[in-house]
Context: one part of a larger RNA
RNA sequence: GGACGAACGCUGGCGGCGUGCUUAACACAUGCAAGUCGAGCGGUAAGGCCCUUCGGGGUACACGAGCGGCGAACGGGUGAGUAACACGUGAGCAACCUGCCCCCGACACCGGGAUAAGCCGUGGAAACGCGGUCUAAUACCGGAUACGACACGCCCCUGCAUGGGGUGCGUGUGGAAAGGGUUUCUGGUCGGGGAUGGGCUCGCGGCCUAUCAGCUUGUUGGUGGGGUAACGGCCUACCAAGGCGAUUACGGGUAGCCGGCCUGAGAGGGCGACCGGCCACACUGGGACUGAGACACGGCCCAGACUCCUGCGGGAGGCAGCAGUGGGGAAUAUUGCGCAAUGGGCGGAAGCCUGACGCAGCGACGCCGCGUGGGGGAUGACGGCCUUCGGGUUGUAAACCUCUUUUACCACUCACGCAGGCCCCGGGUUCUCCCGGGGUUGACGGUAGGUGGGGAAUAAGGACCGGCUAACUACGUGCCAGCAGCCGCGGUAAUACGUAGGGUCCGAGCGUUGUCC
Numbered sequence: 001g002g003a004c005g006a007a008c009g010c011u012g013g014c015g016g017c018g019u020g021c022u023u024a025a026c027a028c029a030u031g032c033a034a035g036u037c038g039a040g041c042g043g044u045a046a047g048g049c050c051c052u053u054c055g056g057g058g059u060a061c062a063c064g065a066g067c068g069g070c071g072a073a074c075g076g077g078u079g080a081g082u083a084a085c086a087c088g089u090g091a092g093c094a095a096c097c098u099g100c101c102c103c104c105g106a107c108a109c110c111g112g113g114a115u116a117a118g119c120c121g122u123g124g125a126a127a128c129g130c131g132g133u134c135u136a137a138u139a140c141c142g143g144a145u146a147c148g149a150c151a152c153g154c155c156c157c158u159g160c161a162u163g164g165g166g167u168g169c170g171u172g173u174g175g176a177a178a179g180g181g182u183u184u185c186u187g188g189u190c191g192g193g194g195a196u197g198g199g200c201u202c203g204c205g206g207c208c209u210a211u212c213a214g215c216u217u218g219u220u221g222g223u224g225g226g227g228u229a230a231c232g233g234c235c236u237a238c239c240a241a242g243g244c245g246a247u248u249a250c251g252g253g254u255a256g257c258c259g260g261c262c263u264g265a266g267a268g269g270g271c272g273a274c275c276g277g278c279c280a281c282a283c284u285g286g287g288a289c290u291g292a293g294a295c296a297c298g299g300c301c302c303a304g305a306c307u308c309c310u311g312c313g314g315g316a317g318g319c320a321g322c323a324g325u326g327g328g329g330a331a332u333a334u335u336g337c338g339c340a341a342u343g344g345g346c347g348g349a350a351g352c353c354u355g356a357c358g359c360a361g362c363g364a365c366g367c368c369g370c371g372u373g374g375g376g377g378a379u380g381a382c383g384g385c386c387u388u389c390g391g392g393u394u395g396u397a398a399a400c401c402u403c404u405u406u407u408a409c410c411a412c413u414c415a416c417g418c419a420g421g422c423c424c425c426g427g428g429u430u431c432u433c434c435c436g437g438g439g440u441u442g443a444c445g446g447u448a449g450g451u452g453g454g455g456a457a458u459a460a461g462g463a464c465c466g467g468c469u470a471a472c473u474a475c476g477u478g479c480c481a482g483c484a485g486c487c488g489c490g491g492u493a494a495u496a497c498g499u500a501g502g503g504u505c506c507g508a509g510c511g512u513u514g515u516c517c
Stems, first nucleotide, its partner, number of pairs: 001517004006513005013370006019363002021328001026326003030323003035070003040067002043063002047061001048059004077281003087205007096198002101194007109143004118133006149173006155166004179186002207253003214244003219241008256278004260271004283304005306317004334360001336359003342356001343354004373403004383394004409453005417444001420441009461506005466487003472501005482489002
């Protein structure tokens, strides 16, 4: 000198864009953050309309709860752990999986038994159950069929080893399916291919420590078996006695890794906040279930600590989601608005949900831009300070004249973001899309922008002035009070302390502290 997720002191006009718990992965009140589908099903709790003997019944639009499907494994948070194939980079899988999506081939036949909701009864303070009885399905089960799949044999092609490929042939094995809506469609099953996402393996690379020198028994390898989507000591039984290490094993400390960010001419050094990729975690520890995918933040079970409810028998909970609270701390924001846009889930769609996201609020926390006026104006006014008492300086500074009106304020007007979405009508079409017309749809926001109005009107401070280092005098003080980054100032004329005048440097900032280069 540069940089910062900064903090502190003094000061503070406006806007744009960013950014904001670095500490206690401390504890959390309250609200919200993941639902959706009636075009899978039985139905009808609520609302509308009609009827009513007031018990109820019917009806269309729809729909609470329930069965069923898809989603909930994404998105969002955090950095505790981890020195590891965790990450980065390059390669391999002839050892693998992949819901939804796309392409191709083949198919969907015949049956069956339950169960939730409902109704009846009953236990419990509650959470939540239990028994009986009725019913449906794209829920569940049995049988049929089988291109292909799998196993074996034969044949053909082929590779870097184990080997791989053949919708070639034969034999055998055990297996599929579902309807809904209807003009059109949409879904189901088996198999092959693609795309996407993932799993596994290997080479290389990136911290400190020898005041850690030896480490290891599933340890290293083999065989049989198990397990997995899959290779494997992943697991198990047996056998062998191996494996690693100064090219730093093992132990200890520290740490999420990277793209990048800061600095530097570079080499290098430091860092990993925001944004993006990967990983790990979700009160602490362990476990599996469901599923294409989890060992699952807002799922389940067990144990533990903690908090809460209780009728004392027993129950409930997990903000490292968005806000917010207490606490810790030098220190870090609103219990805001909206799904209008982008994106996501479900749905044929309308649409519903979305604290992702888009916006707004707070903070000079940062960067950038703008303003606090421009021109004229000398008897160089008054005042202040200094003085050799002549004057000098503050100083064109002010007053005064003239001009302008950014910003702020007032009034009027008023967006882009919507070339989209949705509804209706007409045409090509006959909801498949396209064209034309009409209607409707914006949180931000009556905001930005535009126009008009008046008036210099609404807006300057901070540090420093002994040398380094740019900027000097006076008074006070008298080794006192104090200053100080280093050298050092202060003991009676202090340019170094305090005050004042003047000056210097920056400027809505200026200084100080901390950290890195």
Predicted 3D model of a 517-nucleotide part of an RNA (small-subunit ribosomal RNA, 5' domain) from Nocardiopsis endophytica. The sequence was found in a public genome assembly. Lineage of the source: Bacteria > Bacillati > Actinomycetota > Actinomycetes > Nocardiopsis.